[in-house]
Molecule: FMN riboswitch aptamer (RFN element)
Organism: Cohnella abietis
């Protein structure tokens, strides 16, 4: 770099401020929060010298000031930046694609408890053996599993900027719950390192 039924770690975040009431982290106003892969024109940094521009103060930055937004403008600071085209890291989506838990299942395999129809032995009422039924667990299937518009740039955006939305399992709690308590010191997609072995 690759393969391994192997080992070790690691793997989910947020109710802050008010109002009303007896009473609400639950309503209500304002607020915060978003698992894993992918895809990502985002943003950072390296190098490259293939083009282009800007330097009669350029890009950044900080202050004011305009102005629905992505922006413009003035001052001050500031020596070199910026685009494009191709390299390489890392990094960038709650709502696209998939996916994991939660939930379901006359599915299927296999394990547990109890019951039993039949054999077979036993006589302190039970032992063993094929099969069947009710429950119960795990693994495979299956199924189900919320929510985004728009404007802008651009080849290309539901991912980039800007504005406005939306969503958030089950239970439980003198008030109804993404944020509290619980299942849960669980469990998991997966991510990291290690060790073999092969090139």
């Nucleotide at each position: 770099g690759c393969u391994u039924a192997c080992c070790u770690u690691c793997g989910g975040g947020g109710c802050g401020g008010g109002g009303c009431g007896u009473a609400a982290u639950u309503c209500c106003c304002c607020a915060c929060c978003g698992g894993c892969g992918g895809u990502g024109a985002u943003c950072g940094g390296c190098a490259g010298u293939g083009g282009a521009a800007c330097c009669u103060g350029a890009a950044g930055u900080a202050u004011g000031c305009c102005a629905g937004c992505a922006g413009g403008c003035a001052u001050a600071u500031g020596a070199g930046u910026u685009c494009c085209c191709a390299g390489c890291c890392g990094u960038c989506a709650g709502u696209c694609c998939g996916u994991g838990a939660c939930c379901c299942g006359u599915a299927a395999u296999c394990g547990c408890u109890u019951c039993u129809u039949c054999c077979g032995g036993a006589u302190a009422a039970c032992c063993g053996g094929c099969g069947g039924g009710c429950g119960u667990g795990a693994u495979u299937c299956g199924g189900u599993g919320g929510a985004c518009c728009u404007g802008g740039u651009g080849a290309a955006a539901u991912u980039c900027c800007g504005g406005g939305a939306c969503c958030g399992a089950c239970a439980g709690u003198g008030a109804a719950a993404g944020u509290c308590u619980g299942g849960a010191u669980g469990g998991g997609a997966g991510a990291a390192g290690g060790a073999a072995g092969c090139a």